[in-house]
RNA sequence: GGGGGUUUAGCUCAGUUGGUAGAGCAUCAGCUUUGCAAGCUGAGGGUCAACGGUUCGAAUCCGUUAACCUCCA
Numbered sequence: 001g002g003g004g005g006u007u008u009a010g011c012u013c014a015g016u017u018g019g020u021a022g023a024g025c026a027u028c029a030g031c032u033u034u035g036c037a038a039g040c041u042g043a044g045g046g047u048c049a050a051c052g053g054u055u056c057g058a059a060u061c062c063g064u065u066a067a068c069c070u071c072c073a
Stems, first nucleotide, its partner, number of pairs: 001072007010025004019056001027043005049065005
């Protein structure tokens, strides 16, 4: 320098061909216990890496950029 891949909640990851963003763990609250843990119930938490474009509508399609992983030279 060129090819490919990844980027979504605090962490690990879904989101299958565009239509209101989800799960597990973690956190907080309540119940339970003498207390802790475990268990049950509920709640909070997201500019979907950034910018632009297409579209009535974009995490999803297109372009550019950034970080990381990998292959070739």

About this RNA: A computed fold for a 73-nucleotide RNA from Bdellovibrionaceae bacterium UBA3535, annotated as transfer RNA. Rfam family: tRNA. By type it is a transfer RNA. It was read from a public genome assembly.